[in-house]
RNA sequence: GAUUUAUAAAGAAGAGGCGAGAGAGCAGGCUCCAGGACCCUCUAGCAACCUUCGGCCCCGCCGAAAAGGUGCUAACACCUGCCCAUUUUUGGGAACUAUAAAUU
Numbered sequence: 001g002a003u004u005u006a007u008a009a010a011g012a013a014g015a016g017g018c019g020a021g022a023g024a025g026c027a028g029g030c031u032c033c034a035g036g037a038c039c040c041u042c043u044a045g046c047a048a049c050c051u052u053c054g055g056c057c058c059c060g061c062c063g064a065a066a067a068g069g070u071g072c073u074a075a076c077a078c079c080u081g082c083c084c085a086u087u088u089u090u091g092g093g094a095a096c097u098a099u100a101a102a103u104u
Base pairs, nucleotide, nucleotide: 001104002103003102004101005100006099007098008097013043014042015041016040017039021032022031023030026081027080028079029078044073045072046071049069050068051065052064053063054062055061056060082093083092084091085090
């Protein structure tokens, strides 16, 4: 990098460094940002995919935990884009993306 499966309306920030754009890409919106964003480091935290423990009707499900491997800590994956429905604004789905686990 590719494939498969699962999840994505919940949750969780301080300090230091840097110094101009950032919110995946394209387009249109909207938002964050020199009162220092984004990013990096440290610490803290969230969650519970892997994991650990227990139970059961044991190819699995349920409950508990958080030491370890990841992930995450503005806004629904910031919103819309394609399809369907609709009370015209919302709902559902797809695609894409991200993350985990497994395989390659």